Record summary: This is a predicted structure of a 372-nucleotide RNA (Bacterial RNase P class A) from a Pseudomonadota bacterium. The coordinates come from a structure-prediction model, not an experiment, and the mean pLDDT is 79. The RNAcentral record of the sequence draws on ENA. Lineage of the source: Bacteria > Pseudomonadati > Pseudomonadota. The gene name in the source record is rnpB. Its Rfam family is "Bacterial RNase P class A". It is annotated as a ribozyme. Rfam describes the family as follows. Ribonuclease P (RNase P) is a ubiquitous endoribonuclease, found in archaea, bacteria and eukarya as well as chloroplasts and mitochondria.

[in-house]
RNA sequence: GAAGUUCGCCAGGCAGCCGCGGCAUGCUUGGCAUGUCGAGGAAAGUCCGGGCCCCACAGAGCAGGAUGCCGGCUAACGGCCGGGCGCAGCAAGCCAGUGGGCAACCGCUGGCCCAAGGCGACGGAAAGUGCAACAGAGAAUAGACCGCCUAAGCUCGCAAGGGCCGGCAAGGGUGAAACGGCGAGGUAAGAGCUCACCGCGGGAUGUGGUAACACGACCGGCUAGGCAAACCCCAUCCGGGGCAAGGCCAAAUAGGGGAGCGAUGGCGUGGCUCGCGCCGCUCCCGGGUUGGCUGCUCGAGGCCGCCGGCAACGGCGGUCCCAGAGGAAUGGCUGCCCACGACAGAACCCGGCUUAUCGGCGAGCUUCCAGC
Numbered sequence: 001g002a003a004g005u006u007c008g009c010c011a012g013g014c015a016g017c018c019g020c021g022g023c024a025u026g027c028u029u030g031g032c033a034u035g036u037c038g039a040g041g042a043a044a045g046u047c048c049g050g051g052c053c054c055c056a057c058a059g060a061g062c063a064g065g066a067u068g069c070c071g072g073c074u075a076a077c078g079g080c081c082g083g084g085c086g087c088a089g090c091a092a093g094c095c096a097g098u099g100g101g102c103a104a105c106c107g108c109u110g111g112c113c114c115a116a117g118g119c120g121a122c123g124g125a126a127a128g129u130g131c132a133a134c135a136g137a138g139a140a141u142a143g144a145c146c147g148c149c150u151a152a153g154c155u156c157g158c159a160a161g162g163g164c165c166g167g168c169a170a171g172g173g174u175g176a177a178a179c180g181g182c183g184a185g186g187u188a189a190g191a192g193c194u195c196a197c198c199g200c201g202g203g204a205u206g207u208g209g210u211a212a213c214a215c216g217a218c219c220g221g222c223u224a225g226g227c228a229a230a231c232c233c234c235a236u237c238c239g240g241g242g243c244a245a246g247g248c249c250a251a252a253u254a255g256g257g258g259a260g261c262g263a264u265g266g267c268g269u270g271g272c273u274c275g276c277g278c279c280g281c282u283c284c285c286g287g288g289u290u291g292g293c294u295g296c297u298c299g300a301g302g303c304c305g306c307c308g309g310c311a312a313c314g315g316c317g318g319u320c321c322c323a324g325a326g327g328a329a330u331g332g333c334u335g336c337c338c339a340c341g342a343c344a345g346a347a348c349c350c351g352g353c354u355u356a357u358c359g360g361c362g363a364g365c366u367u368c369c370a371g372c
Base pairs, nucleotide, nucleotide: 001368002367003366004365005364006363007362008361009360010359012337013336014335015334016333017332018331020038021037022036023035024034025033026032027031040343044354045353047352048351049350050349051348052242053241054240055239059274060273061272062271064238065237066236067235068234069083070082071081072080073079084122085120086119087118093112094111095110096109097108098107099106100105123233124232128231129230130227131226145172146171147168148167149166153164154163155162156161180198181197183195184194185193199222200220201219202218205216206215207214208213246294247293248292249291256285257284258283259282260281261280265279266278267277268276301320302319303318304317305316306315307314308313
């Protein structure tokens, strides 16, 4: 310097005029004036987790649901950080082939390997059940279609050789996948049949690591095949409903009508059982009220600094108040600048995930090139 990749910040700005909503102050208080504040990185999806509110003796169990490598963070999570293992694969590198060009050089195809980074629905297949169409001989206590052999035995032939019987699963084929791989020995031909290496399995094996795990030694000839985003087993966790929660005030009406259960009963915020609590409860038809206040913004809050930690994050100190509408507040016009503006508007609040997205700025890591 180039490329790849990860993360962070910004999200049009300034000025003027008119128009909106909250709060504070003042006044001549149907209001006016002044000051100040006023939509996002996702406000979106409503997918997770909570705060808060209500019900519930707030207990137990079954059923049901969720999560799933290890360690940490957090109020918590299916989130985040760090690590482990696995998978795919871009760049670079190497090998082979190949095109253009006078040359320097510029490409292309395939294979191996593969950085930073990306993804993982990452416990268990020897607890059991189940599934894998078609093809294929055979799909997990499998198997002979094409094939290979003729040792041993029988038989024909002078012989070469042929037939019967018999042996094989190494070669080929089918398939997404075929009961370890490559090489050597051995054999009639073969086969972990034997051996070395690799793979796989084992154990109260050693070293490192908190651990997941990694590496090594020893033993074993070995189908521990795949699928659990199949049922299932194991471990951990889960009461339910939700701001249209809930609380207060005002007002109005029909103390209406009917049916059912009724203490051996009924009801109690998902289902069932036990326990516990209450004494009434359920359904249908009909009538009244759909008003106002509150909840409603000071927070697991923002920013800055120091310390601890690889980091997520935590501790300490300082500083700031930064939307609260209520059929729903930010609009219109003009001028200038410029990165020429995409996706897009809070409705109780917060931590995440996912999706959409114009452009600008900055930093880290990795590879390559050049120079010192």